RNA sequence: GGGGGCGUAGCUCAACUGGAAGAGCAACGGUCUCCAAAACCGUCGGUUGGGGGUUCGAGUCCCUCCGUCCCCG
Numbered sequence: 001g002g003g004g005g006c007g008u009a010g011c012u013c014a015a016c017u018g019g020a021a022g023a024g025c026a027a028c029g030g031u032c033u034c035c036a037a038a039a040c041c042g043u044c045g046g047u048u049g050g051g052g053g054u055u056c057g058a059g060u061c062c063c064u065c066c067g068u069c070c071c072c073g
Base pairs, nucleotide, nucleotide: 001072002071003070004069005068006067007066010025011024012023013022019056027043028042029041030040031039049065050064051063052062053061
């Protein structure tokens, strides 16, 4: 220099053919217990890496940039 994968909650990951974002863990509160742990119930948590475009509608499609990993030279 060329090509490809990935980037979504604090962490690990989902989200079908574009129909509008969810789970587990963590954190916090409660029940239980002499106390704690475990278990159970609940709550909180997101500019979907940045910008632009297409569309009635974008996590998903297109362009560009950034980060990361792999392959080729």

A computed fold for a 73-nucleotide RNA from a bacterium, annotated as transfer RNA.
The sequence was found in a public genome assembly.
Rfam family: tRNA. The family's RNA type in Rfam is transfer RNA.